[in-house]
């Protein structure tokens, strides 16, 4: 100096599944009383908040296992399986991928 692997940082890309049901609250509109405000509504609306129910998704994290063994235990991968956790407009997040920088190791 070239190449490879892993970590860290930055940048870019990056899927799926509820515009769902009910209660309460909030906001707006409407109506009643009323001069206005206030008050009330067993009225309407809402990518609103929260709680509960039902349904659904897999790509944070987590869990499970095939080959491997003469047998058992243990060990044992994933983009597979589960859905505990998480998520189901957008944003955010996001496994993973690419580039750059840096650091460590391996190799020539």
């Nucleotide at each position: 100096a070239a190449g490879g692997u892993a970590g860290u940082a930055g940048c870019g890309g990056g899927a799926g599944a509820g515009c769902u049901u009910g209660a309460c609250g909030c906001a707006u509109c409407u109506g009643a009383c009323a001069g206005c405000u206030a008050u009330c509504a067993c009225g309407a609306u809402g990518a609103c908040g929260c709680c509960a129910g039902c349904g659904c998704c897999g790509a944070a994290g987590g869990a499970g296992c095939a080959a491997c063994u003469g047998c058992c235990c243990c060990g044992g991968a994933a983009a597979c399986u589960c859905u505990c956790a998480g998520g189901c407009a957008a944003c955010c997040g996001g496994a993973c991928c690419g580039c750059u920088a840096u650091c460590a190791c391996c190799c020539u």

Predicted 3D model of a 108-nucleotide RNA (Glycine riboswitch aptamer).